[in-house]
RNA sequence: GGCCGAAUCCAGGCAGAGUCUGGAGCGGGGGAACCAUCAACUGGGGUGAAUCGCCAUAGCGCGAAGAGUACUCACGGCUCUAACCCGGCAGCUAACCUCGUAGGCGCAUCGUAGAGAA
Numbered sequence: 001g002g003c004c005g006a007a008u009c010c011a012g013g014c015a016g017a018g019u020c021u022g023g024a025g026c027g028g029g030g031g032a033a034c035c036a037u038c039a040a041c042u043g044g045g046g047u048g049a050a051u052c053g054c055c056a057u058a059g060c061g062c063g064a065a066g067a068g069u070a071c072u073c074a075c076g077g078c079u080c081u082a083a084c085c086c087g088g089c090a091g092c093u094a095a096c097c098u099c100g101u102a103g104g105c106g107c108a109u110c111g112u113a114g115a116g117a118a
Stems, first nucleotide, its partner, number of pairs: 002105003008024007025101006035091001041088001043089001044086004051064004065081005071116003074112003
C1' cells in the first nucleotide's frame, strides 16, 4: 500500500490532546393489512459464515452445508465454522419508532488458466 468486519467520512462545541453533539453513508432490531403459522419449559428469540449429520475405536475424528483467502469470476489448495446479547417476549411487514458505526490482523499478499475491470 492493504485484509476480515456494517463499523467510514464531514461539521461544530468543550477542552488541551482527549471528549461530546449533530449530519451523511453503511449495517441491525422492533413494527399493519395481505399471506403464513398453530399451542407445547423439551421455553422462545437476536447479531454473526459460525449450523447440521454420522461413527464410536469418544479421537484435538469424519462428512455435508456455510465463510475467508488482497480487482472480479472459474478450478484447485489452505484456513475457519466462534463469541456475545434479550429476558417470558418479537413470523412476514408499508408508514413509523429505534440501535450500532467496534474490534482484530497484515507486508506484496496461495497457485493455475481464461475472460473481464481498472

A computed fold for a 118-nucleotide RNA from a soil metagenome, annotated as c-di-AMP riboswitch aptamer (ydaO/yuaA leader). The sequence is in RNAcentral, with records from MGnify. Its Rfam family is "c-di-AMP riboswitch aptamer (ydaO/yuaA leader)". Gene Ontology terms of the family: regulation of gene expression and cyclic-di-AMP binding.